RNA sequence: GACAUGCUAGCGGGAGAGAUCGCGUCGCACCCCCCUGCGACCGGCGCCGAAGGAGCAACUGCCCCGGAAACUCUCAGGCAAACGGACCGCUAGCAUGAA
Numbered sequence: 001g002a003c004a005u006g007c008u009a010g011c012g013g014g015a016g017a018g019a020u021c022g023c024g025u026c027g028c029a030c031c032c033c034c035c036u037g038c039g040a041c042c043g044g045c046g047c048c049g050a051a052g053g054a055g056c057a058a059c060u061g062c063c064c065c066g067g068a069a070a071c072u073c074u075c076a077g078g079c080a081a082a083c084g085g086a087c088c089g090c091u092a093g094c095a096u097g098a099a
Stems, first nucleotide, its partner, number of pairs: 003097011018045001020044003024041006046079003052075001053073003059066001
């Protein structure tokens, strides 16, 4: 010491799927009351997969173990907006290697 890899932080991009049903409960708004609208909770049916989680192929002569994902499963999470979001780009710091 160009550069590369990993981790952390900041900024930017970032998909999919019901703005579903309820004779339910609560709060808010309107309101004399009722009705109506919105939000949350609870329950139901339908869906999505790119937080997280779980499963496995090749590999091995056999068994056990190990063994990846953007594949699969949907426990969790999510299905207007917002938040979140794997992954990608840029910047900085740290660590390792290094022409």
This is a predicted structure of a 99-nucleotide RNA (Glycine riboswitch aptamer) from Marinobacter sp. Its Rfam family is "Glycine riboswitch aptamer". Gene Ontology term of the family: glycine biosynthetic process. Lineage of the source: Bacteria > Pseudomonadota > Gammaproteobacteria > Pseudomonadales > Marinobacter.